[in-house]
RNA sequence: GGGCACUUGGCGCAGUUGGUAGCGCGUCACAUUGACAUUGUGAAGGUCAGAGGUUCGAGUCCUCUAGUGCCCA
Repeated sequence: GGGCACUUGGCGCAGUUGGUAGCGCGUCACAUUGACAUUGUGAAGGUCAGAGGUUCGAGUCCUCUAGUGCCCA
């Protein structure tokens, strides 16, 4: 220098054909216990890497940028 893949709560990931973003773990509160753990119920937590474009509408499509990984030179 060229090619490919990935980037979504604190962590690991899903999100099908574009239609108001979810799961597990974790955190917090309550219930349960003599207490802890377990279990149950509920809650908080996301500018979907950044910018622009297309569209009535973008996590999803297009362009550019950044980061990470792999391959080629």